[in-house]
Context: one part of a larger RNA
RNA sequence: CGAUGGAAAAAAGAGAAGACCUGUUUUUAGUACGAAAGGAUCAAAACAGAUACACCUAUGGUGUUCCAGUUGUAAAGCAUUUUUGCAUUGCUGGGUAGCUAAGUGUAGAUAGAUAACCACUGAAAGCAUAUAAGUGGGAAGCUAACUUCAAGAUAAUUUUUCCCUUAUUAGAGGACGUUCGAGACUAGGACGUAGAUAGAGUGGAAGUGUAAGUAUAGUAAUAUAUUAGCUUACCAUAACUAAUUUCCUCUUUGA
Numbered sequence: 001c002g003a004u005g006g007a008a009a010a011a012a013g014a015g016a017a018g019a020c021c022u023g024u025u026u027u028u029a030g031u032a033c034g035a036a037a038g039g040a041u042c043a044a045a046a047c048a049g050a051u052a053c054a055c056c057u058a059u060g061g062u063g064u065u066c067c068a069g070u071u072g073u074a075a076a077g078c079a080u081u082u083u084u085g086c087a088u089u090g091c092u093g094g095g096u097a098g099c100u101a102a103g104u105g106u107a108g109a110u111a112g113a114u115a116a117c118c119a120c121u122g123a124a125a126g127c128a129u130a131u132a133a134g135u136g137g138g139a140a141g142c143u144a145a146c147u148u149c150a151a152g153a154u155a156a157u158u159u160u161u162c163c164c165u166u167a168u169u170a171g172a173g174g175a176c177g178u179u180c181g182a183g184a185c186u187a188g189g190a191c192g193u194a195g196a197u198a199g200a201g202u203g204g205a206a207g208u209g210u211a212a213g214u215a216u217a218g219u220a221a222u223a224u225a226u227u228a229g230c231u232u233a234c235c236a237u238a239a240c241u242a243a244u245u246u247c248c249u250c251u252u253u254g255a
Stems, first nucleotide, its partner, number of pairs: 001152001005163007015149004021049007033038001051107005059101004066094005071087006110144003117137004164254001170251006176192005197242003201237004206231003214225004
């Protein structure tokens, strides 16, 4: 831009893509078969591998925004303590959310028509013949079934709802702002006081591991008072702060 007014929502699916994978063991059964050696079809079950998708409850990884320990050096008048800079985050031990695999969960069922091939009945041709009429079986392949996309499917589908004569009306959308499990930017989702959208506060969870100061004990290192102190992304509560005021575009009954 089209789909012959504009807008919103839903439905169906011509068609397309993906997936539809494989092994081992056990039972049937040491059975059928076979002199023996050996050793099944069919049917059923369990486990596993690879692959795909999703997820983070648990197991782990990461976690330079959290906690602690610790070395050298420097600064805060002094510096035992305290705070901070630099040394790969200085180094080390842990670790929430998020992300993640090596972790967890799920999946590959079935039906139909067929190929090669195997057959039944059966004439032409009194026989024979799977074929000429007729009737069956038969594949990881084909068509459906499963998942996703899908009307530019130009033969452009269907259904429902809303709007349209001048009024700072009505409808729709955008800008702007607070933002997100969304994100390169756009786009998409939530919210904008008729409000829990983000932040701060408070409480909790979870992490770290018992802060500083003071007192007591000990010659002292240290111990106790002390599951303390601090705490990022998580959960809840609650309008304290910021979402203020506002602006723009489109549509006027469709020859």
Annotation:
The part of an RNA shown here (large-subunit ribosomal RNA, domain VI) has 255 nucleotides and comes from Candidatus Vidania fulgoroideorum. Model confidence (mean pLDDT): 81 of 100. The RNAcentral record of the full RNA draws on ENA. Rfam family: Bacterial large subunit ribosomal RNA. Gene Ontology terms of the family: structural constituent of ribosome and ribosome.